[in-house]
Molecule: small-subunit ribosomal RNA
Organism: Salinifilum aidingensis
RNA sequence: GUUGGAGAGUUUGAUCCUGGCUCAGGACGAACGCUAGCGGCGCGCUUGACACAUGCAAGUCGAGCGAGGUGUCUCCUCCGGGAGACAACCGAGCGGCGUACGGGUGAGUAACACGUGAGCAAUCUACCCCGGACUCCGGGAUAACCCUGGGAAACCGGGGCUAAUACCGGAUACACGUCCCGCCGGGCAUCCGGCGGAACGGAAAGGUUCCGGACCGCGAGGUCCGGUUCCGAUCCGGAAUGAGCUCGCGGCCCAUCAGCUGGUUGGUGGGGUAACGGCCCACCAAGGCGGCGACGGGUAGCCGGCCUGAGAGGGUGAUCGGCCACACUGGGACUGAGACACGGCCCAGACUCCUACGGGAGGCAGCAGUGAGGAAUCUUGCGCAAUGGGCGAAAGCCUGACGCAGCGACGCCGCGUGGGGGAGGAAGGCCUUCGGGUUGUAAACCUCUUUCGGCCCCGACAAAAUUGAUGGUAGGGGCAGAAGAAGCACCGGCUAACUACGUGCCAGCAGCCGCGGUAAUACGUAGGGUGCGAGCGUUGUCCGGAGUUACUGGGCGUAAAGGGCUCGUAGGCGGUCUGUCACGUCGGCCGUGAAAUCCCGCGGCUCAACCGCGGGCUGGCGGCCGAUACGGGCAGACUUGAGGGCGGUAGAGGCAAGCGGAAUUCCCGGUGUAGCGGUGAAAUGCGCAGAUAUCGGGAGGAACACCGACGGCGAAGGCAGCUUGCUGGGCCGUUCCUGACGCUGAGGAGCGAAAGCGUGGGGAGCGAACAGGAUUAGAUACCCUGGUAGUCCACGCCGUAAACACUGGGCGCUAGGUGUGGGGACCAGAUUGGUUUCCGUGCCACAGCUAACGCGUUAAGCGCCCCGCCUGGGGAGUACGGCCGCAAGGCUAAAACUCAAAGGAAUUGACGGGGGCCCGAACAAGCGGCGGAGCAUGUGGAUUAAUUCGAUGCAACGCGAAGAACCUUACCUGGGUUUGACAUCCACCAGAUCGCCCCAGAGAUGGGGUUUCCCUCCGUGGCUGGUGGACAGGUGGUGCAUGGCUGUCGUCAGCUCGUGUCGUGAGAUGUUGGGUUAAGUCCCGCAACGAGCGCAACCCUUGUCCCGUGUUACCAGCAAUCCGGUUGGGGACUCACGGGAGACUGCCGAGGCAACUCGGAGGAAGGUGGGGACGACGUCAAGUCAUCAUGCCCCUGAUGCCCAGGGCUUCACACAUGCUACAAUGGCCGGUACAAAGGGUGGCGAUCCCGCGAGGGUGGGCGAAUCUCCCAAAGCCGGUCGUAGUUCGGAUCGGGGUCUGCAACCCGACCCCGUGAAGGCGGAGUCGCUAGUAAUCGCAGAUCAGCAAUGCUGCGGUGAAUACGUUCCCGGGCCUUGUACACACUGCCCGUCACGUCAUGAAAGUCGGUAACACCCGAAGCCCAUGGCCCAACCGGUGCGCCCGGGGGGAGUGGUCGAAGGUGGGACUGGCGAUUGGGACGAAGUCGUAACAAGGUAGCCGUACCGGAAGGUGCGGCUGGAUCACCUCCUUU
Repeated sequence: GUUGGAGAGUUUGAUCCUGGCUCAGGACGAACGCUAGCGGCGCGCUUGACACAUGCAAGUCGAGCGAGGUGUCUCCUCCGGGAGACAACCGAGCGGCGUACGGGUGAGUAACACGUGAGCAAUCUACCCCGGACUCCGGGAUAACCCUGGGAAACCGGGGCUAAUACCGGAUACACGUCCCGCCGGGCAUCCGGCGGAACGGAAAGGUUCCGGACCGCGAGGUCCGGUUCCGAUCCGGAAUGAGCUCGCGGCCCAUCAGCUGGUUGGUGGGGUAACGGCCCACCAAGGCGGCGACGGGUAGCCGGCCUGAGAGGGUGAUCGGCCACACUGGGACUGAGACACGGCCCAGACUCCUACGGGAGGCAGCAGUGAGGAAUCUUGCGCAAUGGGCGAAAGCCUGACGCAGCGACGCCGCGUGGGGGAGGAAGGCCUUCGGGUUGUAAACCUCUUUCGGCCCCGACAAAAUUGAUGGUAGGGGCAGAAGAAGCACCGGCUAACUACGUGCCAGCAGCCGCGGUAAUACGUAGGGUGCGAGCGUUGUCCGGAGUUACUGGGCGUAAAGGGCUCGUAGGCGGUCUGUCACGUCGGCCGUGAAAUCCCGCGGCUCAACCGCGGGCUGGCGGCCGAUACGGGCAGACUUGAGGGCGGUAGAGGCAAGCGGAAUUCCCGGUGUAGCGGUGAAAUGCGCAGAUAUCGGGAGGAACACCGACGGCGAAGGCAGCUUGCUGGGCCGUUCCUGACGCUGAGGAGCGAAAGCGUGGGGAGCGAACAGGAUUAGAUACCCUGGUAGUCCACGCCGUAAACACUGGGCGCUAGGUGUGGGGACCAGAUUGGUUUCCGUGCCACAGCUAACGCGUUAAGCGCCCCGCCUGGGGAGUACGGCCGCAAGGCUAAAACUCAAAGGAAUUGACGGGGGCCCGAACAAGCGGCGGAGCAUGUGGAUUAAUUCGAUGCAACGCGAAGAACCUUACCUGGGUUUGACAUCCACCAGAUCGCCCCAGAGAUGGGGUUUCCCUCCGUGGCUGGUGGACAGGUGGUGCAUGGCUGUCGUCAGCUCGUGUCGUGAGAUGUUGGGUUAAGUCCCGCAACGAGCGCAACCCUUGUCCCGUGUUACCAGCAAUCCGGUUGGGGACUCACGGGAGACUGCCGAGGCAACUCGGAGGAAGGUGGGGACGACGUCAAGUCAUCAUGCCCCUGAUGCCCAGGGCUUCACACAUGCUACAAUGGCCGGUACAAAGGGUGGCGAUCCCGCGAGGGUGGGCGAAUCUCCCAAAGCCGGUCGUAGUUCGGAUCGGGGUCUGCAACCCGACCCCGUGAAGGCGGAGUCGCUAGUAAUCGCAGAUCAGCAAUGCUGCGGUGAAUACGUUCCCGGGCCUUGUACACACUGCCCGUCACGUCAUGAAAGUCGGUAACACCCGAAGCCCAUGGCCCAACCGGUGCGCCCGGGGGGAGUGGUCGAAGGUGGGACUGGCGAUUGGGACGAAGUCGUAACAAGGUAGCCGUACCGGAAGGUGCGGCUGGAUCACCUCCUUU
């Protein structure tokens, strides 16, 4: 000194990375939507270079010229007029200057067009300026005009007259030009400049002012001469300005455009131009350009600048300024100082217009304006007042340049729509938890002000003097009155701003992610809020963010990305020393880098926008001077890079020829007999015609066991028996030679597994295709039996692979350790050893790197050089094009469309037809069941007016229901009711209410009758009824809005936290490991140390003992006794209640570090003694809105409430759970024994009587250790039955009863008599249980009037069997592994087919477009030629007649070139196209299951064949394959 850089959303369960998409910013010549008060300054056809009506946009000069008209004047007059003169006027003509500027547009153009910097010794320049010189003498015409002809017109022709600053000749010219000679100076070659000399060539125009003179005229006046003013003319030199030409450098895309070129490249000579030049021509030569991108195609005016950006860069080229190009399209020249000429000419073409049809006219990309196109872009305005331009001596004229105004919020800038006060925080709106909150000081109201707008008056600057369109504008003064003036978008995250209602995957929103399926801050509306504000949003485009094309500033092991490998061309890069040059590089100075813009400062409009002035900046290019380290050039030297020589050495390196044994198969023979073979199991197949097996002999092809290796060689592919020959490369040693000879390598060339192709051989085994057999739902597969191509050889193609280390080559540098192959050196006790060095090949590891995994001297570390490659996924390595190939196909390689991702690594889970360890009534061992029968109960289904509702794999189904005849009850039918059956409050009226009775009715209900209050300071209140109003009510919906409760995994052993540590992070560690346990139980170890919820224990119960207390319990001893613990009594026992003891691996032995385990003793009990209660973090949107509670929604003369009856009890079926059985371990009969736990006053009910019985009658006692339910049953003893559908079994049905209850019809239980069904132990399958368990036996209770209970919950009695064990099934725990799963395997996911939509390729063709080529035709025009024809000036002649000739010119004609047009074949490109190919996308289509876990045949790559499809198989390859075992190496001990 430099002022400058922000991110976010979205892939996942989560993480890090890669990577795309999207957003926030700024900008605009904009457009669209909604809205709109004023002013200033700007800007305004981005599209059809589409077509244009109308007006205007370039004229001017009478001081260049002639004529005419008008006017004026003069003269004449026959008064009609005529003649002449003058000029301030007018239009046309001749002439001059201008018209090449100014204005428009962006079509074309990829080019010296533009920018920048140079050059012209290769040039021109009108008007203007400076200097020098000159301006003399002549000549012939021609417009206008007159006469006349043609034509509709445009216009054209003939004859006649005339002027000039028009035209022509001559003179003069030292200067000038050309050429020659001499001299001087300079330079970059051709040369340039100056001086001197000679020859030749070559100019001009006058007008005007004033003065003087002469002449003419009647006059007005005119003409001429001289001088003079001003303006011109001519020549030369200079200057300025403008222009032309040349060169260096710079700035688009496509290589799917790779080769292009005949005036092409050069030369010689000429032509042409202002000028160089192949610009043009003739001849000669054969060149020129191109990977540093020629040629071709596409696109485009370029720049100053403008937008963006920190910058570098990217985008752009409106307005303003510079340059270029164009002027209806194409061609052409003329004139001119300048043009190939926007408002000129000629020709051709298209179009429009006029026409008398013969011919003519036209060119808004000037200003306005019109139509058209389009999303879209203005007035047919005023003025030359200013600035500028043309002409003129000037006055002046012309000027749609310009100055102004108009229209448009198109942009930028400024101003306003009011300021202050004002709380009962009004009303209204919205929300609300109903308290309130908010809109909100906002309004009203009080007070003040008047910018802008409105009205009235005055009124500029712009000019030094005359002149003002703008304009009665800006500005000034005054008046009235808060008066006339606010909207738009947004409010899920990004992103600032939230509620209500409506809607209900509808309608819609959306920039991305995504919202909406009944509580939506995401849709619509409202209230509120946020942002900006005369604007606000949307759309489009550009830059930014994007470090997402990476120069600044990226990458390529696995994310996209290393070429299969080598050689090598161009190119890029290059060791050590010295000298030199100064190209790069560096420093100083000079020129340029226009103005405007930008930045800074100052100034002018009230500010600002805008404008003025000054300064800065302008990164580049050029020049001069200087420096020389580094790079480079040149020269010289060197040896370390590289190469060579020499001496050794290992090897499956390559090629060719030859040889060998083992094995398979085949053939022959022998022995031998019934099978062989094959598989998960089989079958096909082979075999009595003799196989397999075995022995001998022979044939043929292919491959080379062991050695063998993680080993060796090679560039890669790849290479393996042995021998010989030929041959490539490496390594080590020596340090002898060369002297940088090097590295890399775009193009290019060669090599290149397997499969495949061609030709010819060969063919043993193997083996795509194919056939058969199996498997299977199918099986175009996996398995089996066969088997053709092929595999092999020769020659020729192909050229691809997971051609991989997914890692290009080279060089240098950066710790080590340990194997192994090859060579060398040194030491030793030298037979194996040790140390060290070079090359190769593995593993481990530090630093470092990495997203992580990992890499780590064989780098993926640190650097340098060169090449290749990548830039979201799909479409697609595809289409088209090109090249290659015999083909298959290969190489190169897109787009439309579509998605919001696709990915890499790692993490936690979950899962696996992965692994390891372990547990569980999980299997096994065992006992008993279910599944078959009948019945019960529940459910599905069906039915029904209703069969109310819920529960639905485990974990719904004897579940809610521990009691549906009415009730319950929620359902159906019918009858009623409306402040309600129930709660609270208010107002009014009436009265107690209740109860009882009667009537109608099925009842609810209605009517009637009877009876009948309390408090009180009497207002009224309490209570009841009625009316009205708030409200009640709902088993209506949502268990996916919820609380609570519950089920389940699971009584499984787990789930977590704090701190620390590790990791970028998710997360890990702890919690893993070794043991142990029922247990994350405990121990040991350990970057962990602790802790919490779980486990266990504490609680209840049960088992033993003790203590206390003994009634209603108990009774040993004592007494009594009716013989019953009955009574006295007892406190021992049992028992009850309360309390305590006891068990802790405590003791012994063994093992073990320990924890602990095993055995033993003692003990009632032994290793958690048995049982219960107790259920971690969580999972299943699990269950329940019908227990209850509850948000929201819904019903309100009903979805509420009441009543009667019916239904929930249906029944062709199906399932679940049970009961009873099928019998003799039994049934029946008789006798006889022993419980526990419970219940009981609307109750349990003793006893006695009656009944066969259910039960009835009676009613002692008992609110219960007292009384009672209460006889327990199985058992035991005895008898009977004798294997039978029975003395088994009891269903069903008939009859008769009992009890409960208002009531047993639908629809109760029980009893008795009769009836006696199925059923003879149950298919596939399946359940429970490990000990006081199963099994079996009965008892009690809840609910309950009664009972459908065989259910449930408890209680006790009797009381087993078995566990080898953990392979398997199921569930679970821990560790590990793979994963494309994460709604988590009921996961994910592939392809065909079918349907719809979209874009696209091919396609017989068809319709265009563009640029060339060949040939034909050939306008205008330039140029060339030209007999005859025509022609004023000059020259000569002359008869003087414009008469003759000459020179020169012209028309015409011919020719070269030449636009448009025609013909032809091609090139490139676009549209459409029957049909066809694939592709993408599309909530719930079909077929299968290919892939992801060993995905159930590991997968994948290349290739070939086959198959509905995924795909299968063969050959070779890869690991980006799980698992087990072995080997090698490494780490630790």